The RNA shown here (c-di-GMP-I riboswitch aptamer) has 84 nucleotides and comes from a Gammaproteobacteria bacterium. NCBI's taxonomy places the organism under Bacteria, Pseudomonadati, Pseudomonadota, Gammaproteobacteria. It matches the Rfam family "c-di-GMP-I riboswitch aptamer". Rfam links the family to the GO term cyclic-di-GMP binding. The sequence was found by an Rfam model in a public genome assembly.
């Protein structure tokens, strides 16, 4: 440096719930708690999923991403400890 995460050690993050707050919503932020996670660190490039203020259909409960999800998967990138 690369690979692996069986067994350890030090730790880390925080599904969901509750409270406050932002947002049209999906969802995000902060605090408490904690299902799990060896990248559940970061990135919206690809696929997928969610929402529909606005736009569109004569109107709409239909369609549509400029929105969102990194704890849906792929990919990129960074990284602690150890060595079956």
């Nucleotide at each position: 440096g690369c690979a692996u995460g069986a067994a350890a050690a030090a730790g880390g993050c925080a599904c969901g719930g509750c409270g406050u707050u932002c947002g049209a919503a999906a969802g995000g932020a902060c605090g408490c708690u904690u299902c799990g996670c060896a990248a559940a660190g970061c990135c919206a490039c690809c696929g997928g999923u969610c929402u529909a203020c606005g736009g569109u259909c004569a109107u709409u409960u239909g369609c549509u991403a400029g929105g969102a999800c990194a704890g849906c998967g792929g990919g990129g990138u960074u990284a602690c400890c150890a060595u079956c």